This is a predicted complex of two RNAs, RNase P RNA and transfer RNA, with 426 nucleotides together. Rfam match: Bacterial RNase P class A. By type it is a ribozyme. The coordinates come from a structure-prediction model, not an experiment, and the mean pLDDT is 76.

RNA sequence: UCAGAUAGCUGAUCAAUCGCCAGUCAUCUGGAGGAAAGUCCGGGCUACAUAGAGCAGGACAGUUGUUAACAACAACCAGGGGCGACCCUAGGGAAAGUGCCACAGAAACGUGUACCGCUUGGAUAGCUUUUGCUAUCUGAGUAAGGGUGAAACGAGUGAGGUAAGAGCUCACAAUCUUAUAUGGUGACAUACAAGAGUAGGUAAACCCUGUUUGUAGCAAGGUGCGGUCUCAUGCUUUUAGCUGGUUGCUCGCCAAGAGACUACAAUUUAUACCGCUUGAAGCAAUAAGCAAUUAUUGUUCUAGAUAGAUGAUUGAUUACAACAAGACCCGGCUUACAGGCUAUCUGACUCU
RNA sequence: GGCACCAUGGCGGAGUGGUUACGCAGAGGUCUGCAAAACCUUUUACACCGGUUCGAUUCCGGUUGGUGCCUCCA
Numbered sequence: 001u002c003a004g005a006u007a008g009c010u011g012a013u014c015a016a017u018c019g020c021c022a023g024u025c026a027u028c029u030g031g032a033g034g035a036a037a038g039u040c041c042g043g044g045c046u047a048c049a050u051a052g053a054g055c056a057g058g059a060c061a062g063u064u065g066u067u068a069a070c071a072a073c074a075a076c077c078a079g080g081g082g083c084g085a086c087c088c089u090a091g092g093g094a095a096a097g098u099g100c101c102a103c104a105g106a107a108a109c110g111u112g113u114a115c116c117g118c119u120u121g122g123a124u125a126g127c128u129u130u131u132g133c134u135a136u137c138u139g140a141g142u143a144a145g146g147g148u149g150a151a152a153c154g155a156g157u158g159a160g161g162u163a164a165g166a167g168c169u170c171a172c173a174a175u176c177u178u179a180u181a182u183g184g185u186g187a188c189a190u191a192c193a194a195g196a197g198u199a200g201g202u203a204a205a206c207c208c209u210g211u212u213u214g215u216a217g218c219a220a221g222g223u224g225c226g227g228u229c230u231c232a233u234g235c236u237u238u239u240a241g242c243u244g245g246u247u248g249c250u251c252g253c254c255a256a257g258a259g260a261c262u263a264c265a266a267u268u269u270a271u272a273c274c275g276c277u278u279g280a281a282g283c284a285a286u287a288a289g290c291a292a293u294u295a296u297u298g299u300u301c302u303a304g305a306u307a308g309a310u311g312a313u314u315g316a317u318u319a320c321a322a323c324a325a326g327a328c329c330c331g332g333c334u335u336a337c338a339g340g341c342u343a344u345c346u347g348a349c350u351c352u
Numbered sequence: 353g354g355c356a357c358c359a360u361g362g363c364g365g366a367g368u369g370g371u372u373a374c375g376c377a378g379a380g381g382u383c384u385g386c387a388a389a390a391c392c393u394u395u396u397a398c399a400c401c402g403g404u405u406c407g408a409u410u411c412c413g414g415u416u417g418g419u420g421c422c423u424c425c426a
Stems, first nucleotide, its partner, number of pairs: 001348010012317007020031004033323001037334002040332005045217004052251004057213005062076005077091001078089004092208002097206002099202003109154002115146002117142011156172005175196004180191004221274003226262006234242003243255004281300008353422007362376003370406001378394005399415005
């Protein structure tokens, strides 16, 4: 210098004027994001038993740790990719069972299969001195070779063996299972020994194993002075049954308040108020830890609308400006994102 | 705001892993003096991007677009 890898920051700023939302209503203070988005996971909160049992259904899947919790995060293991920095993995089980594997092909997973080829028996024909050779038909053996296919019966190479062949046999190598030793919390790694050929693929097919899971969602849910009267403690035929509420179903659990009149207040009824923003909160420092994260101390208060508030104009600056904007809250994931900037590391080339 | 669901030719509408049916519509032809009807032939599709699988309309994840339902009322 070029080409990359990883982590992170910024997301126009300043000034003036006018305007909008909230706050004890105003010469004052505050006023969108890293994704506020998708609503894909998890939790808080609220109602139904302070959330209970079983079945069904759903979710997850290497190990250890972190967390309020998770399908999240961190570190590591195994497998794969890259010269490398580094990156990717929905990563339990197909030596329990069932299903599926189109077309092509002899045969698609069953002690099933012979198209070509190889070997051999028989028949016929031809050649020939012959017990030999060739051709056609036919029976048997053979899965090593060709061909088909995504995949070919699922252990490669060499030797022996055979009519020809074949784990048929042997040696070596690989794979798997089990046991032992060492290292590691562990997944696992290394070493060594024994055993195994009934181990094709597919579980983002059913299923099996383990862990986990109650349902609904802020349009949840709650509040709205007082007085009087009436009927009641849900109903019935009460060891039980029925009705209503409660989770997809079965249990279990729960059931006392309802109505009328009157005075005041109110005139919105798709309403008003609460829930509503002080929270697993933000920032900084120190400590523990490889890290995720946690602890302590200090400090800050930082939108809360309900037809829904952030805008407009002018001027200045190297860039005329990305994706997009709260609606109960929080932790993650995913997706969208113009331009600019920083740090660390890798490879190649050149120079000193 | 929350929840649930859908996407297959121009329109409607089947298809549970192996060449996407069928009807209407469109085009051409036969028939007819010309049309209609009828008959024959024919064109046009799995919303988009990845993954699993030998193979995806189908199974899984994401994106885009669309549809439906849901409050309190003292």